[in-house]
Context: one part of a larger RNA
RNA sequence: CACCGCCCGUCACACCACGAAAGUCGGCAACACCCGAAGUCAGUGGCCUAACCCCUCGGGGAAGGAGCUGCCGAAGGUGGGGUUGGCGAUUGGGGUGAAGUCGUAACAAGGUAGCCGUACCGGAAGGUGCGGCUGGAUCACCUCCUU
Numbered sequence: 001c002a003c004c005g006c007c008c009g010u011c012a013c014a015c016c017a018c019g020a021a022a023g024u025c026g027g028c029a030a031c032a033c034c035c036g037a038a039g040u041c042a043g044u045g046g047c048c049u050a051a052c053c054c055c056u057c058g059g060g061g062a063a064g065g066a067g068c069u070g071c072c073g074a075a076g077g078u079g080g081g082g083u084u085g086g087c088g089a090u091u092g093g094g095g096u097g098a099a100g101u102c103g104u105a106a107c108a109a110g111g112u113a114g115c116c117g118u119a120c121c122g123g124a125a126g127g128u129g130c131g132g133c134u135g136g137a138u139c140a141c142c143u144c145c146u147u
Base pairs, nucleotide, nucleotide: 003110005107008103009102011100013097014096015095016094018092019091020090023087024086025085026084027083028082031079032078033077034076039072041070042069043068044067047065048064049063052061053060054059113134114133115132116131117130118129119128120127121126
């Protein structure tokens, strides 16, 4: 760049992030059950033992130990849930893009004034009905204010 202006939505193309999605792969913290090492504790201890006691020897007692049993118990296993993340055919709208397609809704009374709410309808902007607003142009009238 000033109406040969501005500008709206669908559609097509490209890219970006996001949502949905049969599912799929992990993370985390718990829970239930199974199994249960080391070790403490409790019980037992027919086998073992220098100290103490009895006893001439042998042996006995006491105390202790191995072993065994039990409670607790790490790791591990099984299970159904919780929570969180990755991927996911397909799908939904959104954003951006030089330019493209269809129309022309809005901005002037934008050529049906516009806008708000709502219902229905339509490739799309949108249209129509009902209610509301003036942030409507034009013409006429009324009231008030100023000069």
Notes: Small-subunit ribosomal RNA, 3' minor domain from an Acidimicrobiia bacterium, 147 nucleotides, folded computationally. The full RNA is in RNAcentral, with records from ENA and SILVA. It matches the Rfam family "Bacterial small subunit ribosomal RNA".